Annotation
The RNA shown here (c-di-GMP-I riboswitch aptamer) has 76 nucleotides and comes from a Desulfuromonadales bacterium.
[in-house]
RNA sequence: AUACGACAACGCCACAUUAUCCGCGAGGGUAAUACGGAAAACCUACGGAUCUCACCGAGACAGCCGGGUUGCCGAA
Numbered sequence: 001a002u003a004c005g006a007c008a009a010c011g012c013c014a015c016a017u018u019a020u021c022c023g024c025g026a027g028g029g030u031a032a033u034a035c036g037g038a039a040a041a042c043c044u045a046c047g048g049a050u051c052u053c054a055c056c057g058a059g060a061c062a063g064c065c066g067g068g069u070u071g072c073c074g075a076a
Stems, first nucleotide, its partner, number of pairs: 004074002012037002017032006035063001041069003046066003050060004
């Protein structure tokens, strides 16, 4: 500490699956669980990709990529 990320410390989140509820759907909530993550915290009214539909409009996804904001610790 703003760069950086350790066989460090305290912790955090929770892929897929299962159960249950919501939704036309993508998908989302809760619980178990854990593939992984140094921002897997937040923002889609920042840009793009992908996906859905009652399709020319609306929606899903922040754990798709980039970008922005904020945050714990302090080895090399």